[in-house]
Context: one part of a larger RNA
């Protein structure tokens, strides 16, 4: 000096407390462990793994496993030699590919060069192979906590201390006053974006015909500026006016550092292995198994609901190998069809859906649930058997609100309803954004968890 205490004091945070929804049971989707497997690739493993890496595993991907090939190699540089490059087709083969045949013989200052191709040579190439406890880099945590520091200069023999204590005060090491310190710098906050109001300016392809809406810029506004109260002051409390009030909402922003935190399977790279193999190429498998545990979802058990019919009301994106209209066919996925759009014009896409009206059903394992299963078809793609998505008919499982524990959220939030995007041939209950409907409840800080400040003890560093 730190660390720690089941000491002190103080103050905070959905931290408890109050209240809403939920997980823990089901049934199904996903990871995850074990187990099984020729493989079931790796890697992440309290909080900080576990719908994580992966924004999408039928082939590619793909690293795993079988089995069939290559060995200067699927990539890159140098050399030597043949050949122009390509294209076409034949036999074997799952296929890579082997093995043959033809057509073609181009271009430039042309005994040569350029691009490519075969084949020889070695030099190397090559490794998602090890080591994240050698490493860049980048990310997770504590923590958007409010701390980490530093120079002069006093102070101690020295480690160090001082400032960074003290008294208020604040979201905040934020400000004031005090003080042997005065000053500084990372960090707070402010500057960015984005949302609420107004002015203005300019509109296509929006909307409206009228004052405006809408879109996109540009300014203006909020600063405790005014009033009152406490207070030396900072600063609190209360009130005006104002679209907005005391950081107005959200964001973007993460300080010295802690976990030898996670990644050598982005990438780079130290060192160590491999070099007819741990390296390349193909087929087919496999990641998709399945006793049982675990985490994060979805759908539910119903009447504030199912199901029929009629009706309203959105924002945010997407779109050319796209996005699809209208009309026609199908009960329906969907077909066909071929308008329009590189996009405030068309489309996607509609009446979004929850809602509102109207019938129905009468508490029941049902008209609630919707697992599984058969049969029938649609689509995407060379291929849906392993292994896809959806549609009709029939089928109707568990399951009647859920132990002991557990998580979230303080307001346009929970809580529900639906819509877009990426990613993508095809595949979402995950994400990531939009926006509709929209609560309850906070005494209060004794208690559990976490952190901050001062200060004690300590046989710990």
């Nucleotide at each position: 000096u730190g660390a720690c205490g089941g000491g002190g004091a103080c103050c905070c945070g959905c931290a408890c407390a109050a209240g809403c929804g939920g997980u823990g049971g089901a049934g199904c989707g996903u990871g995850u462990u074990g187990u099984u497997u020729a493989a079931u690739u790796g890697g992440a493993u309290g909080a900080u793994a576990a719908g994580c890496c992966a924004a999408g595993a039928a082939c590619c991907u793909u690293a795993c496993c079988a089995a069939g090939g290559u060995u200067u190699g699927a990539c890159a540089u140098c050399c030597u030699g043949c050949a122009a490059a390509u294209u076409u087709c034949u036999a074997c083969g799952a296929a890579a590919g082997u093995a043959g045949a033809a057509a073609g013989u181009g271009c430039u200052u042309u005994u040569a060069g350029a691009a490519u191709g075969c084949a020889g040579u070695g030099a190397c190439a090559g490794g998602u192979g090890u080591u994240g406890c050698a490493u860049g880099g980048c990310c997770g945590u504590c923590g958007u906590c409010a701390g980490c520091u530093c120079g002069u200069g006093u102070c101690g023999u020295g480690a160090g201390a001082u400032g960074u204590u003290g008294g208020g005060u604040u979201a905040a090491g934020u400000c004031c006053c005090g003080c042997a310190a005065c000053g500084a710098g990372c960090g707070c906050a402010a500057c960015c974006c984005u949302u609420a109001u107004g002015a203005u300016u300019a509109g296509u392809u929006g909307g409206a015909u009228u004052u405006u809406u809408c879109u996109a810029g540009u300014c203006a506004g909020a600063c405790u500026g005014c009033c009152u109260c406490g207070g030396u002051a900072a600063c609190g409390g209360g009130g005006a006016g104002g679209a907005a009030g005391g950081a107005g909402g959200g964001g973007a922003u993460g300080a010295c550092g802690u976990c030898a935190g996670g990644u050598c399977c982005g990438c780079a790279u130290u060192a160590c292995c491999c070099u007819u193999a741990c390296a390349c190429c193909u087929u087919g498998g496999g990641c998709u198994a399945c006793a049982a545990a675990c985490g994060c979802g979805c759908u539910a058990c119903a009447a504030u609901g199912g199901c029929c019919g009629g009706u309203a009301c959105a924002a945010u994106g997407g779109g050319c190998a796209g996005c699809u209209a209208a009309g026609u066919c199908g009960c329906g996925a969907g077909a066909u069809g071929g308008a329009g759009c590189a996009a405030a014009u068309c489309c996607c896409a509609c009446c979004a859906a929850a809602g509102c009206c109207g019938g129905u059903c009468c508490c029941a394992g049902u008209u609630c649930g919707g697992a599984u299963a058969g049969c029938a078809g649609g689509c995407u793609g060379a291929a849906a058997c392993u292994c896809g998505c959806c549609u009709g008919c029939u089928u109707g499982a568990a399951g009647u609100c859920g132990g002991a524990a557990u998580c979230g959220c303080u307001a346009g939030u929970a809580a529900u309803c639906g819509u877009a995007g990426g990613u993508c041939a095809g595949a979402a209950c995950a994400c990531u954004a939009c926006g509709g409907u929209g609560a309850a409840u906070a005494c209060g800080u004794u208690c559990c968890c976490g952190g901050g400040u001062c200060u004690u003890g300590u046989a710990c560093a």

This is a predicted structure of a 461-nucleotide part of an RNA (small-subunit ribosomal RNA, 3' major domain) from a hydrothermal vent metagenome. The full RNA is in RNAcentral, with records from SILVA. Rfam family: Bacterial small subunit ribosomal RNA.